The RNA shown here (transfer RNA) has 75 nucleotides and comes from an Aquificaceae bacterium. It was read from a public genome assembly. Its Rfam family is "tRNA". By type it is a transfer RNA.
RNA sequence: GCCGGCGUAGCUCAGAGGUAGAGCGAGGCACUCGUAAUGCCUAGGUCGUGGGUUCAAGUCCCACCGCCGGCUCCA
Numbered sequence: 001g002c003c004g005g006c007g008u009a010g011c012u013c014a015g016a017g018g019u020a021g022a023g024c025g026a027g028g029c030a031c032u033c034g035u036a037a038u039g040c041c042u043a044g045g046u047c048g049u050g051g052g053u054u055c056a057a058g059u060c061c062c063a064c065c066g067c068c069g070g071c072u073c074c075a
């Protein structure tokens, strides 16, 4: 340099045009003599950045950035 995959909550990941979610974690409540476990509730998101298409974009298109893998060149 080229090709491919990935980027969404603190962490691990779903969601592939029409209301952004789960598990774990965090906070609170219930239960208990107390703790753990369990149950319920709550908070937490510029969906990597910028642009485009569309009535509507996390989702489709383009560029860029970052991470991972492969290939090639040089040494």
Base pairs, nucleotide, nucleotide: 001071002070003069004068005067006066007065010024011023012022013021018055026042027041028040029039030038048064049063050062051061052060